[in-house]
RNA sequence: UUUCGCGCAGGAGAUGGCAUGCCUCCCGGGGAGCUGAUGUAACCUCGAACCGCCUUCAGGGCUAAUGAUGUCUACCGGCAA
Numbered sequence: 001u002u003u004c005g006c007g008c009a010g011g012a013g014a015u016g017g018c019a020u021g022c023c024u025c026c027c028g029g030g031g032a033g034c035u036g037a038u039g040u041a042a043c044c045u046c047g048a049a050c051c052g053c054c055u056u057c058a059g060g061g062c063u064a065a066u067g068a069u070g071u072c073u074a075c076c077g078g079c080a081a
Stems, first nucleotide, its partner, number of pairs: 010026004016072005022067001028046004033040002052062003
């Protein structure tokens, strides 16, 4: 210096909010400025995880507010007052 793995931080997990000693996944590149140089917090830009199923592919059909659990709200159905 490069590569791989792990951890921390951060981010994501088909409709909203909150919580979690939980689960899975992603976790980089470049630029300007600064520096004698190595480098480099903030800044700019690109980018990862992620963006449901079936189908005769039709302007067709279907499940679901959770990744999981709890809870609130919205929606739907039933019963009672």
Molecule: Fluoride riboswitch aptamer (crcB RNA motif)
Organism: Sulfuriferula plumbiphila